[in-house]
RNA sequence: ACUCGAUAAAGGCAAACCAGGCGAAAGCCUGGGCGCGCAAAACUACAGGGGCUAAAGUGCUGGUUCCAGCGCUAUGCCAGCCAGUUGUCGAA
Numbered sequence: 001a002c003u004c005g006a007u008a009a010a011g012g013c014a015a016a017c018c019a020g021g022c023g024a025a026a027g028c029c030u031g032g033g034c035g036c037g038c039a040a041a042a043c044u045a046c047a048g049g050g051g052c053u054a055a056a057g058u059g060c061u062g063g064u065u066c067c068a069g070c071g072c073u074a075u076g077c078c079a080g081c082c083a084g085u086u087g088u089c090g091a092a
Base pairs, nucleotide, nucleotide: 004090005089012038013037017032018031019030020029021028022027036080042085043084044083048082049081050078051077052076056073057072058071059070060069061068062067063066
């Protein structure tokens, strides 16, 4: 240095759920949760893969100046799915 990861030490993060807020939704923010879990649960979301949503646009169908249903599309999201980058500690 790489690999590896302990009933070690010191710290760190925080799922579900609840309250408030933002959003069409997915989801996000703040507080609680003393906590489901995590050695990267830190950072990166057009420029790797994958997933979620569809306001808006568009196609079809039905009623008809508009509305409803269904399909497609990210310009919206997810890093606690894989991946990439950086990185704490040190028993075997």
The RNA shown here (c-di-GMP-I riboswitch aptamer) has 92 nucleotides and comes from Paenibacillus sp. PvR098. The coordinates come from a structure-prediction model, not an experiment, and the mean pLDDT is 84. The RNAcentral record of the sequence draws on Rfam. NCBI's taxonomy places the organism under Bacteria, Bacillota, Bacilli, Caryophanales, Paenibacillus.